[in-house]
Large-subunit ribosomal RNA, domain VI from a Bacteroidales bacterium, 254 nucleotides, folded computationally. Model confidence (mean pLDDT): 88 of 100. The sequence was found in a public genome assembly. The source organism's lineage runs through Bacteria, Pseudomonadati, Bacteroidota, Bacteroidia and Bacteroidales.
Context: one part of a larger RNA
RNA sequence: CGUAGAGAUUUGAGGGGAGCUGACGUUAGUACGAGAGGACCGCGUCGGACGCACCGCCGGUGUACCGGCUGUCCUGCCAAGGGCACUGCCGGGUAGCUGAGUGCGGACGGGAUAAGCGCUGAAAGCAUCUAAGCGCGAAGCCCUCCCCGAGAUGAGAUCUCAUCAUCAGGGCCGUCAGAGACGAUGACGUCGAUAGGCCGCAGGUGUAAAGGCAGCGAUGCCAAAGCCGAGCGGUACUAAUUGCCCGAGCUCUU
Numbered sequence: 001c002g003u004a005g006a007g008a009u010u011u012g013a014g015g016g017g018a019g020c021u022g023a024c025g026u027u028a029g030u031a032c033g034a035g036a037g038g039a040c041c042g043c044g045u046c047g048g049a050c051g052c053a054c055c056g057c058c059g060g061u062g063u064a065c066c067g068g069c070u071g072u073c074c075u076g077c078c079a080a081g082g083g084c085a086c087u088g089c090c091g092g093g094u095a096g097c098u099g100a101g102u103g104c105g106g107a108c109g110g111g112a113u114a115a116g117c118g119c120u121g122a123a124a125g126c127a128u129c130u131a132a133g134c135g136c137g138a139a140g141c142c143c144u145c146c147c148c149g150a151g152a153u154g155a156g157a158u159c160u161c162a163u164c165a166u167c168a169g170g171g172c173c174g175u176c177a178g179a180g181a182c183g184a185u186g187a188c189g190u191c192g193a194u195a196g197g198c199c200g201c202a203g204g205u206g207u208a209a210a211g212g213c214a215g216c217g218a219u220g221c222c223a224a225a226g227c228c229g230a231g232c233g234g235u236a237c238u239a240a241u242u243g244c245c246c247g248a249g250c251u252c253u254u
Base pairs, nucleotide, nucleotide: 001151005161006160007159008158009157010156014148015147016146017145020048021047022046023045024044025043026042032037050105051104052103053102054101058099059098060097061096065092066091067090068089069088070085071084072083073082074081075080109143110142111141116136117135118134119133169246170245171244172243173189174188175187176186177185194239195238196237197235198234199233200232201231203228204227205226211222212221213220214219
């Protein structure tokens, strides 16, 4: 830009992905075989590698969370803190992201076939799977499973709204994240929980400071305390004000 207004929901031309495999039990010590040995077919179980998804579990990370510790400078000093020292070092760790974690997948089935195996059967009174005709038969082919998909310009379909311009719908702008390099996508904009704040909860650290009590004191107790990113919910306190722009063509017939 098109699909000749818009918003939803779709059809599926076409394209892509996947497609792997082992062991064991059983059938059965059966068929077969003198024996040694030892099946097809079928049923079941457990794996490997690979792939997709996810974070409830087990872990990793988690330089905006909590704690411990050292040196030094500073807050006048004590205590308590702040800066720097690789995040100063160390122990933990929410969300998110993750794998080594765990859930699932390859299937089943159908169609047409390959080699191959056949039926009927002449040419050629026989024979012959083939010449006419018919049947079976692969991890392979086409479907079946998953994903994309109408620029499929062959631009499809359905529903609803608009064509009352009293304007359907969209954009700008703002608050954002289940989105993200930027665009885009999605949520919200007072008829509001979109983000922040605040409150509660979860969760993490691990019992703050001050004071009191006990002890000569170190220390202990009062105290699961205090602090607390991203999580879950609530609450209009703050910010989403007011607005602006685009927006449905032409011809013919009735």